[in-house]
Context: one part of a larger RNA
């Protein structure tokens, strides 16, 4: 490089919006840049190959011939690919009517439990734990009762059940948004599909300012356990965990499976829609989306996958190329910093 792979062997970027470039629907006309035919040069000679010939023969050496797969000149040729041109409606996209949800941002509100502080009652214990003990309590705890503060998180509905492009979304009202499905077949007329850079979003922990701080809690203090116990259990407890703004960009960022299309047995089950059928409605039937289980034929190294492909086919990013060094070292960027991204080699198996 040709070839061969990426669910679990090495290997799908965490995701998505898109710029370049790559691909690209159906018909007519045309063009001739790719294309095929044929045609001029030219493509040194020698070497390889093919046929002769000369050395006794073979190395060897003559002599003609092919080749020289490449650029080039002009001709025809019009399927396919590309230009130009006109139509088209299936791809796309738009509009009209439903329509289903924790898609997002804000303000507001609510009950349950927690912890405190206050007050009443009561009067020796509580709590923890395998079983202690630190710890809390006669300054009156715990327990029970009222009032009144706080911060977080919303039981039960709930689901193999929604949504979102992913991280993620779960009380309840409002306000302002994004998207997604049916049905209609009114318009648009390929407007389409990938996407290297690049830009946006992106759990948690972690950073920077100010605020909050109820519970639970790294570090830490103490009690236990133990040979030891820098733990596992118990009592506390500070960052953090929550808010607002800004960074930070990583995860078993998983479906360990890019993304778009198109073609390949079914059977079950939910979750939102629709149709005709029928007076009307159930039931059954028919059909789309989307979410699972199960399984034909295939594919798989096998495990399993099987219309939600890892099957058949085609487009496009993307990545892999024995282990150990190493996701390291330097370099270069990015960042408050932690660290991130890019990314090697020397040795060694």
């Nucleotide at each position: 490089c040709u070839g061969g792979g990426c669910u679990u062997a090495a290997a799908g970027c965490g995701u998505g919006u898109g710029u370049a470039g790559g691909c690209g629907g159906a018909a007519g006309c045309u063009u001739a840049a790719g294309c095929g035919u044929u045609u001029u040069g030219u493509g040194a000679a020698a070497u390889c190959c093919c046929u002769c010939g000369g050395c006794u023969u073979a190395a060897c050496c003559g002599a003609g011939g092919a080749a020289u797969u490449g650029c080039u000149u002009g001709a025809c040729g019009a399927a396919c690919u590309g230009g130009g041109c006109u139509u088209c409606u299936u791809g796309a996209g738009g509009c009209a009517g439903g329509u289903a949800g924790g898609g997002g941002u804000g303000c507001g509100c609510a009950g349950a439990a927690c912890u405190c502080u206050u007050g009443g009652u009561g009067g020796a214990g509580c709590g923890g734990u395998g079983g202690a003990a630190u710890g809390c309590g006669u300054a009156g705890a715990u327990a029970u009762c009222a009032a009144g503060a706080g911060g977080a998180a919303u039981g039960c509905c709930g689901g193999u059940g929604g949504a979102g492009a992913a991280g993620u979304c779960g009380g309840u009202g409002c306000a302002c948004u994004g998207g997604g499905c049916c049905u209609g077949a009114c318009c648009u007329g390929a407007c389409g599909c990938u996407g290297a850079g690049a830009c946006a979003c992106g759990a948690a922990a972690g950073c920077g300012u100010g605020g909050g701080g109820a519970g639970c809690g790294a570090a830490c203090g103490g009690g236990a356990u133990u040979a030891g116990a820098u733990a596992c259990c118990c009592c506390g407890g500070u960052a953090g965990u929550c808010c607002a703004c800004g960074c930070c960009g990583u995860a078993a960022a998983c479906g360990a499976u890019g993304c778009c299309u198109a073609c390949u047995a079914g059977g079950u089950u939910g979750u939102g829609g629709u149709g005709g059928u029928u007076c009307u409605g159930a039931c059954g039937c028919a059909g789309c989306a989307c979410a699972g289980c199960c399984g034909a034929a295939g594919c798989c190294a096998a495990a399993g996958u099987g219309u939600u492909a890892a099957g058949u086919a085609g487009g496009c990013c993307g990545c892999c190329u024995g282990g150990g060094g190493a996701g390291u070292a330097c370099g270069g960027u990015c960042g408050c910093a932690a660290g991130g991204c890019u990314a090697a080699a020397a040795c060694u198996c």
Molecule: small-subunit ribosomal RNA, central domain
Organism: metagenome